[in-house]
RNA sequence: GGCGCGGUAGCUCAGUCGGUUAGAGCGUGCGAUUCAUAAUCGCAAGGUCACGAGUUCAAAUCUCGUCCGCGCUA
Numbered sequence: 001g002g003c004g005c006g007g008u009a010g011c012u013c014a015g016u017c018g019g020u021u022a023g024a025g026c027g028u029g030c031g032a033u034u035c036a037u038a039a040u041c042g043c044a045a046g047g048u049c050a051c052g053a054g055u056u057c058a059a060a061u062c063u064c065g066u067c068c069g070c071g072c073u074a
Stems, first nucleotide, its partner, number of pairs: 001073007010026004019057001028044005050066005
């Protein structure tokens, strides 16, 4: 350089075919329970869906470009 895969919450990830509330587990905060801690249970906060542009009534999802990471290859 060429090709492929990936970038979504603090972390690990799902969201496959565009459709109207963006989610799960872990973690964090508060509460319940306990003499207390852990465990368990409930609730809550937390998101520029990497960035920009395009298509569309509508984009995390499709198209193009850029950046970053991983793999294969010369």
Molecule: transfer RNA
Organism: Bacteroidota bacterium